Model confidence (mean pLDDT): 81 of 100. The RNA shown here (transfer RNA) has 76 nucleotides and comes from Oceaniferula sp. Rfam family: tRNA. Its family is annotated with triplet codon-amino acid adaptor activity in the Gene Ontology. RNAcentral records the identical sequence in 7 taxa.

Order: sequence, then structure tokens, then C1' cells
RNA sequence: GCAGGAAUAGCUCAGUUGGUAGAGCAUCUCGUUUACACCGAGGCGGUCGGGGGUUCAAGUCCCUCUUCCUGCACCA
Repeated sequence: GCAGGAAUAGCUCAGUUGGUAGAGCAUCUCGUUUACACCGAGGCGGUCGGGGGUUCAAGUCCCUCUUCCUGCACCA
């Protein structure tokens, strides 16, 4: 340099044909217990990597930038 992939909650990841952003873990509260843990119930937590475009409507489609991963090429 070329090609492909990834970026969504504190962490690991889903998200279907574009139509109200979810799960598990973690955390908090309550129940349970002498107490802790386990278990049960409930809550909190997101401008979906940045910018722009298309659309009535974008996590999803298009353009661009950034970071990371893989392969190929080059390497005086």
C1' cells in the first nucleotide's frame, strides 16, 4: 500500500426485511439467614466510535475519518 472484519450498558455479546435499543454478568434495594454466601423479586445503567448524507423514520443503507484484528504485497 491492497483486501476483509470489528467498534452497541461498567464487562462479554445479541439486535431478523430500516419501524419504541435488549440479554447475561456486575452494581443497588428488598425478601431469605444469627451473619455471609446461594437463591427469589425489583430497580439503576445507552445520544449504538466521530462527522456528514438518504429517508416520514437509521444500530441497520451510502460517503468520510479514527482505533483495533486478520490475510496479502513491499522491505533499501